A computed fold for a 92-nucleotide RNA from a Chloroflexota bacterium, annotated as c-di-GMP-I riboswitch aptamer.
The coordinates come from a structure-prediction model, not an experiment, and the mean pLDDT is 87.
Lineage of the source: Bacteria > Bacillati > Chloroflexota.
[in-house]
């Protein structure tokens, strides 16, 4: 330096539930709380997944419109998998 990752050390993060706020939703933020995590630090770049306010299409109705269904990312997730990038410790 590149791998690697211990019944090691110093520390770190925080799933679900519940509460509050924001959002149409997915989801986010804060609190509480620890299931887990060696990048569970950072970047939605590729794949994947989730959502569907708006738009489009179809159907229905009591038709200035409303309801239902289908479709759609410009929305979201990095604690789904890759990729990029930075970093603490040091047994084998």
């Nucleotide at each position: 330096u590149a791998c690697c990752g211990a019944a090691a050390a110093c520390g770190g993060c925080a799933a679900a539930c519940c509460c509050g706020c924001c959002g149409a939703a997915a989801g986010g933020c804060g609190g509480c709380g620890a299931c887990g995590c060696a990048a569970a630090g950072c970047c939605a770049u590729g794949g994947g997944u989730c959502u569907a306010u708006c738009g489009u299409c179809a159907c229905g109705c009591c038709c200035u419109g409303c309801g239902u269904g289908a479709u759609c990312a410009c929305g979201a997730c990095u604690g789904c998998c890759a990729g990029g990038u930075u970093a603490c410790c040091g047994a084998a």